[in-house]
RNA sequence: CGGUUCGAGGGGCGCUGCGACGGACCAUGUCCGCCACGCUCGACCCGGCACCCUCAUCGGGACAAGGGCGCCUCCAGGUG
Repeated sequence: CGGUUCGAGGGGCGCUGCGACGGACCAUGUCCGCCACGCUCGACCCGGCACCCUCAUCGGGACAAGGGCGCCUCCAGGUG
C1' cells in the first nucleotide's frame, strides 16, 4: 500500500436512481431487476513493497469528517 472479515460513525420511513451486481436480448451495447455506507476510521489475518532504524511496552492528553431529496425520532447543548 492492497485485500477478506469484523467493529464503529444514534435509529427509522418514503422517493429517485449512477456505479457495481443479477437476468434477458437484436450483444464491445440495449432492456429489466435490485440498489443511497459503494465512504471514512479502527482491529485480526493474508499478500506486496520499502527501511536499519525503528518498534514494543508503560504513562498522560485529545478525538473525527462526510453520505441525492423529503420526513420522523433518540441523545446532548443553547435560545425563545
The prediction has a mean pLDDT of 78.
Predicted 3D model of an 80-nucleotide RNA (SAH (S-adenosyl-L-homocysteine) riboswitch aptamer) from Plantactinospora endophytica.
Its Rfam family is "SAH (S-adenosyl-L-homocysteine) riboswitch aptamer". Rfam links the family to the GO terms S-adenosylhomocysteine metabolic process and regulation of gene expression. The family has 52 seed sequences and 1,354 matches in Rfam 15.1.
The sequence was found by an Rfam model in a public genome assembly.